This is a predicted structure of a 63-nucleotide RNA (transfer RNA) from Anaerocolumna aminovalerica. Its mean pLDDT, the model's own confidence on a scale to 100, is 80. Rfam family: tRNA. Rfam classes the family as a transfer RNA. The source organism's lineage runs through Bacteria, Bacillota, Lachnospirales, Lachnospiraceae and Anaerocolumna. RNAcentral holds the sequence, with entries from MGnify.
[in-house]
RNA sequence: CGUAGCUCAGUCGGUAGAGCGUUACCUUGGUAAGGUAAAGGCCUCGGGUUCAAGUCCCGUCGG
Numbered sequence: 001c002g003u004a005g006c007u008c009a010g011u012c013g014g015u016a017g018a019g020c021g022u023u024a025c026c027u028u029g030g031u032a033a034g035g036u037a038a039a040g041g042c043c044u045c046g047g048g049u050u051c052a053a054g055u056c057c058c059g060u061c062g063g
Base pairs, nucleotide, nucleotide: 001062002061005020006019007018008017014051022038023037024036025035026034045059046058047057048056
């Protein structure tokens, strides 16, 4: 340090976001470029605290 396929955000604890990528559609002479939309993660795993945990505490696994 570990959160979407990849790279990363996530404020004082309050039902998780972006960029890239993917899919569909629009546009185009065009498999490129551009536009619109959608799908995709319950956050390494196991406990604890709390009305409520990605966030705090302990342990665990991996780098």